[in-house]
RNA sequence: GCCGCUAUAGCUUCAAUUGGUAGAGCACCGCACUUGUAAUGCGGGGGUUGUCAGUUCGAACCUGACUAGCGGCU
Repeated sequence: GCCGCUAUAGCUUCAAUUGGUAGAGCACCGCACUUGUAAUGCGGGGGUUGUCAGUUCGAACCUGACUAGCGGCU
């Protein structure tokens, strides 16, 4: 220098069907239970989907560039 893969909540070997309201588990907060704590049960908050543009009525998803990580080739 060239090529491929990956990037989504505080965390994850995570999900989201062919573009149509972004989810789960753990963690966090509240309540119940308990003499109290833990465990358990119920409920709640938390996201510009790595960044910037483009296409589209509409983009996590399609296109381009860039950044970071991993791997390969020279």
Transfer RNA from a bacterium, 74 nucleotides, folded computationally. The sequence is in RNAcentral, with records from ENA. The prediction has a mean pLDDT of 80.